[in-house]
RNA sequence: GCUGAUCCUGCUGGCGGAUACUGCUAUCGAAGUUCGAUUUAGACAUGCAAGUCUUAUGAGUUAGCUAUGUUGCUCAUGGCAAACGGCUCAGUAACACGUAGACAAUCUAACCUCAGGAGGGGACAAACCCGGGAAACUGGGCUUAAUUCCCCAUAGGAAAUUAACACUGGAAGGUUUUCUUUCCCAAAGGAUUUGAUACAUGCUUCAAAUCCGCCCGAGGAUGAGUCUGCGGCGGAUUAGGUUGUUGGCGGGGUAAAUGCCCACCAAGCCUAAGAUCUGUACGGGCCUUGAAAGAGGUGGCCCGGAGAAGGACACUGAGAUAAGGGUCCUAGCCCUACGGGGUGCAGCAGUCGCGAAACCUCUACAAUGCACGAAAGUGUGAUAGGGGGACUUCGAGUGCCAGCUUUGCUGGCUUUUGCCAAGCUUAAAAAGUUUGGCGAAUAAGUGGGGGGUAAUAUACGUGCCAGCCGCCGCGGUAAUACGUAACCCGCUAGUGGUAUCCACUAAUAUUGGGCCUAAAACGUCUGUAGCCUGUUUUAUAGGUCUUUUGUGAAAUCAACCAGCUCAACUGAUUGAAUUGCAAGAGAUACCGUGGAACUCGAGGCCGGAAGAGGUAAAGGGAAUUUCAGAGGUAGCGGUGAAAUGUUAUGAUCUCUGGAAGACCACCAGUAGCGAAGGCGCUUUACCAGUACGGACCUGACGGUGAGAGACGAAAGCUGGGGGAGCGACCAGGAUUAGAUACCCUGUUAGUCCCAGCCGUAAACGAUGUGAACUAGGUGUCCUAGUACCUAAGAGGUAUGGGGGUGCCGAAGCGAAGGCGUUAAGUUCACUGCCUGGGGAGUAUGAUCGCAAGGUCGAAACUUAAUGGAAUUGGCGGGGGCGCACUACAAGGGGUGGAUGCUGCGGUUCAAUCGGAUUCAACGCCCGAUAUCUUACCAGGAACGACAGCAAUGUGAUGGUCAGUCUGAAGGGCUUACCUGAUGCGCUGAGAGGUGUUGUAUGGUCAUCGUCAGCUCGUACUAUGAAGCGUCCUGUUAACUCAGGCAACGGGCGAGACCCACAUUCCUAGUUGCUAUUGCUCAAUUUGGGUAAGCACUCUAGGGAAACUGCGCGCGUAAGCGUGAGGAAGGAGUGGGCAACGGUAGAUCUGUAUGGCCCGAAUUUCCUGGGCAACACGCGGCAUACAAUGGUUAAUACAAUGGGCUCCAACCCUGAAAAGGGAAGGUAAUCUCCUAACAUUAGCCUUAGUUCGGAUUGAGGGUUGUAACUCACCCUCAUGAAGCUGGAAUCCCCAGUAAUCGGAAGUCACUAUCUUCCGGUGAAUAAGUCCCUGCGCCUUGCACACACCGCCCAUCAAGCCAGCUGAAUAGAGUUUAGAUGAAUUGCACUCAACCGAGGGUAAUUAUUCUGGGCUUUGUAAGGCGGGCUAAGUUGUAACAAGGUG
Repeated sequence: GCUGAUCCUGCUGGCGGAUACUGCUAUCGAAGUUCGAUUUAGACAUGCAAGUCUUAUGAGUUAGCUAUGUUGCUCAUGGCAAACGGCUCAGUAACACGUAGACAAUCUAACCUCAGGAGGGGACAAACCCGGGAAACUGGGCUUAAUUCCCCAUAGGAAAUUAACACUGGAAGGUUUUCUUUCCCAAAGGAUUUGAUACAUGCUUCAAAUCCGCCCGAGGAUGAGUCUGCGGCGGAUUAGGUUGUUGGCGGGGUAAAUGCCCACCAAGCCUAAGAUCUGUACGGGCCUUGAAAGAGGUGGCCCGGAGAAGGACACUGAGAUAAGGGUCCUAGCCCUACGGGGUGCAGCAGUCGCGAAACCUCUACAAUGCACGAAAGUGUGAUAGGGGGACUUCGAGUGCCAGCUUUGCUGGCUUUUGCCAAGCUUAAAAAGUUUGGCGAAUAAGUGGGGGGUAAUAUACGUGCCAGCCGCCGCGGUAAUACGUAACCCGCUAGUGGUAUCCACUAAUAUUGGGCCUAAAACGUCUGUAGCCUGUUUUAUAGGUCUUUUGUGAAAUCAACCAGCUCAACUGAUUGAAUUGCAAGAGAUACCGUGGAACUCGAGGCCGGAAGAGGUAAAGGGAAUUUCAGAGGUAGCGGUGAAAUGUUAUGAUCUCUGGAAGACCACCAGUAGCGAAGGCGCUUUACCAGUACGGACCUGACGGUGAGAGACGAAAGCUGGGGGAGCGACCAGGAUUAGAUACCCUGUUAGUCCCAGCCGUAAACGAUGUGAACUAGGUGUCCUAGUACCUAAGAGGUAUGGGGGUGCCGAAGCGAAGGCGUUAAGUUCACUGCCUGGGGAGUAUGAUCGCAAGGUCGAAACUUAAUGGAAUUGGCGGGGGCGCACUACAAGGGGUGGAUGCUGCGGUUCAAUCGGAUUCAACGCCCGAUAUCUUACCAGGAACGACAGCAAUGUGAUGGUCAGUCUGAAGGGCUUACCUGAUGCGCUGAGAGGUGUUGUAUGGUCAUCGUCAGCUCGUACUAUGAAGCGUCCUGUUAACUCAGGCAACGGGCGAGACCCACAUUCCUAGUUGCUAUUGCUCAAUUUGGGUAAGCACUCUAGGGAAACUGCGCGCGUAAGCGUGAGGAAGGAGUGGGCAACGGUAGAUCUGUAUGGCCCGAAUUUCCUGGGCAACACGCGGCAUACAAUGGUUAAUACAAUGGGCUCCAACCCUGAAAAGGGAAGGUAAUCUCCUAACAUUAGCCUUAGUUCGGAUUGAGGGUUGUAACUCACCCUCAUGAAGCUGGAAUCCCCAGUAAUCGGAAGUCACUAUCUUCCGGUGAAUAAGUCCCUGCGCCUUGCACACACCGCCCAUCAAGCCAGCUGAAUAGAGUUUAGAUGAAUUGCACUCAACCGAGGGUAAUUAUUCUGGGCUUUGUAAGGCGGGCUAAGUUGUAACAAGGUG
């Protein structure tokens, strides 16, 4: 890191250590058991790595010498060594190794100790001579020595036999002694000194001493050989293997036991405690890691083994089947005169190849060792040293102080290190060390900074690009995640990356996990091996425990000490460890084993019971279908609706009778039985199990159970029957965009029976079997009792016991749901199974099956999740309750059809500026587009604060008459004048921007919402997310209120509140009013004016009034219904205000504002044009289609508002629009201002009209600079469409709809717009949740971007790995046959010294042929699988997912 959040399961990644490689970087030193182990035990040029001895012997020769002498070198014979040391790890799963033992079954050169001994005779090489050959090499002749070889002798040895019975020992076949016989059969000298011999220092011979050797025997030491117990890898998709195999007898062979080999005899031997086969692998001490148990590794050092290009073989020798010896075969390479020869770095360097991967063709034998030698010594790529390597570990440094103008600089100090010089040191150097000099001089990187994880809420660039990223994830214009810079963090001469191992990981769980639902209990039972096993006692001492002895190499590890300046490192001492093995002595609780007993486990016997337990047979029943007969007439059947089908040849329907097959209603029940599958009419027969009861019997006989066996639903298969109903397949009819489905009509296999297969299911309680223990309550079934009642019944009631089967629940458990004496609690015994998801229950192989298929059962590859339980939302073509005229119902009037107006889309255009797009855009922003507005287009013009720099008194800049360009313009140009110091020509930087981003924002608004919700504190519940409160019942317009309740309270919203209207009272009385009174005018009345007046109307300020208060009914209450009174009645009516939040809703073009952009143009100004276009589509309105009307005339009644660039009375002119005058009005005063529909009277008479007014022509008027594009008004004329509007859709319940006019806003002019105002004034409902939605509760969910969700399969495209595959090319192994170099044995011939030859037998490398098994490479084609932002077709699953 899975989720919106939670808990759990579970894996993935990270943090630590180690090994190898690698990127960047690097001052120095020391140490180390460091450096071609990993891949190729691949191939090797060149040099070196094993010689030595002249005091064993012969010869040649240089030099010097009087020389038969001396010294050195070389060759040959001879002795010893070359079997060590060094390298490597291919093979090997084995007595190879480790450990403990055995040899009474063995050998041992050189070394040590003891005893004894050495007499005689002969031969070969080199040298010399003669040949062959390219070479390697080789033939012949002559001569000679020895510590060489051969022969003879002696000592001696071996075997057998006889005897003794002494010694060792667990045991004599051993040792010793003895008798006889047979066989075999030793030896070598040399040097020095002295003495003698001789002409002689020297030569020869002899003697003695010393030293080095020689032979034989016995013993020791060392080394080697053989045998045995035990221990340490994987695979059963390897289950049987073996014929010299297992044993015996007798031979052969070996140093030595043995089938090691041979002949004969017997048939054994190994194996589930894993034989055989196969894969892998040198083994151990040790190393890495870990707290440990463990896991992984084992290159280097030490011990053991094995190998020397691959394979085989012997010789020599004490020792080899021999790395730098030999022979043969095979493969490779080299030389060649083609006849023949040579060669083996897994020794040290080095080369090529292989690879991610590993050094110098160095020095020396000075030290340590080894070989030889009497010794000096020689040899030694062993070894000791040096060089190289960022192999590892350890140590040191890259400075310190002060000042200043403090990113740093300057001055002073010190000298580890560095550089220079001399001595010591060394085999020689290097390093080191001592002394002197110079001088901060010569020395810091790497990785990271979103989280995990220490360190940037830094800048610029980039813009899902480039890139980063172990995992999660970052990047789509404000990137702390990319790149660069600055800064910061970690480690530091190092630091990062990649691969592998351990740990983290209790994530293979022995210590130390799990299996109802997450992965995981076999479908069930019986039972073999195994494992486990009741009570008492006795014996034993195998397990177990104690103790002793031996052993368990060194190195490693620990402690302490010491040596390198410290440390690493090394040494010494002690200890630990090696968890072990062997041997001895004890203990006896437990386990094991043998014996004896017991009864509670288990089993048996007896008794009466219950049961859809099983098998077989017989019998019965309603219904269905069909057949026959009778009756009877037009449909029947089927569905959402239909059709196919059936029926006039008479159906369906009714009645009677027959046939057939299947099934067994009611009873019937969380009831019963069975191991599970499963079992249901009745009766009978047979078989089996169970519970209960018993003073009975046996005496642990038991539990579990790998393999094994038996049973095992449905479907399916084989053979034979049967076939009524039902019914896969199939046919037809519907449905549908399609419908290979759901629905309907038919119908075949099948379903049924017998016999045989199959062997699987969500075979489920998703819960293995057995035993024990741990509170209860309440049903029900079986059983045997007890007490009471009794109608005496197989009755009733109550109650405790045993067994089964349900529900609820303490403790406890569990992630939770839940389980809870029928455990999922607490323990024990045994078995099976699990270890992320997918690939996959697939492939392959084996096995079973007639087949279908079953069982066992992988990997490559891919992926960061898959999953469980519960929570909150959202959603449902789930449920319940409640509500709403942007829901319906009941109604009224419209829209949608026509014409016009207006807005939008589209199209067009130089431009038709821009925004808004379901409800919630479209008479909206715009509450007015001729210019302006104006943002768009065409043309013309204007503008840069500030800083720096060109230029400028030879005139910067500014202004201007005239002409010209121009639509116009000192805007440019020409010309001329005035002015007098700055300066857009350049670079930056600004002003300005209706430029961009409403997905960076503020503010405002819309909408959910005319909704009734939203939330907090404390307490409580839950591991937690969360819940509770906010739920339930009733009620309300309302989370409005009441009652109940683990809740009790609070807040925002609702309500209250504010405004207007409706009633009334008080106050006030002008500009309002005028009842009453006075005066006055005209007078027929009505009336006008004026003064009192404020009663009324009105105005505008303050009060009152309504609260379910009262009566009745219902109700616990809240409240509801009804009635009275009242102007008003249950929220009085209408507004304002309006929660937490959602919609990334709208607006950057009202203003504000971050980022980005333009900046002399995307800024500003002017003229003209456009926003007004027009095939068309959509929305909203206006006017109509007419008689509830039109028209003419007359008559009546409002309210709200506005007014000084304004409203304008009134008068005049005009037919009118309007014009000319003009009082009053800054407004309860004047004015706009005649309201209209209406009413009365007349005409029109159903027609495209006296309806309707579009369109067009002509003439006037007004505003304005301007009326063409493009304004309004008046008059006359013209007189289009349209006769009530399809699907669909909108508004509205009372002073409402409908209808009628008025005012204001905007405004120079212009209203079919908007907002107000009044006039006339209905119909219907008082209900519901059907449609559309909303709220609450509940339910399901695989949704959470939340159903516009999620998600499946085929097809198409690309990539990847795998399986299969005709065939083809190898490799290994095995078997049969052939071949048969070489070796060994045997005898023979020649030779008779060495030897040579062919023959024969055995073994056998190699090669060839055929077969089997295993395995590798290539491969056309085929198959499925996985992965891949936006492909196609459908919609299978998740909600009742629309057919659970």
A computed fold for a 1444-nucleotide RNA from a metagenome, annotated as small-subunit ribosomal RNA. Its mean pLDDT, the model's own confidence on a scale to 100, is 80. Its Rfam family is "Bacterial small subunit ribosomal RNA". Rfam links the family to the GO terms structural constituent of ribosome and ribosome. The sequence is in RNAcentral, with records from SILVA.